[in-house]
């Protein structure tokens, strides 16, 4: 540089319970284990959701931009 067939090491951790905060969507911690080769970052574009219809909302495990990165195979 390129790509993620297959393997190993380490990562991350759905749903689901329980504790905690929020009106809410959700969010945090333990457990847990469906997946994940960016499931690591970022609300910029779109989508989705939420509620006191206003806003410094909420989803990066929903798709794309941007920014970093192990691992393995090639050249």
């Nucleotide at each position: 540089c390129a790509a993620g067939c297959u393997a190993a090491a380490g990562c991350c951790g759905a749903a689901c319970c329980u504790g905690c905060c929020g009106c809410a969507a959700g969010a945090c911690a333990g457990g847990g284990g469906c997946g994940g080769a960016a499931a690591g970052c970022c609300a910029c574009g779109g989508a989705u959701c939420u509620u006191u219809u206003a806003a410094u909302g909420a989803u990066a495990g929903c798709c794309g931009a941007g920014c970093u990165g192990c691992c393995u195979u090639g050249a």

Record summary: The prediction has a mean pLDDT of 78. c-di-GMP-I-GGC riboswitch aptamer from a Desulfobulbaceae bacterium, 75 nucleotides, folded computationally. NCBI's taxonomy places the organism under Bacteria, Pseudomonadati, Thermodesulfobacteriota, Desulfobulbia, Desulfobulbaceae.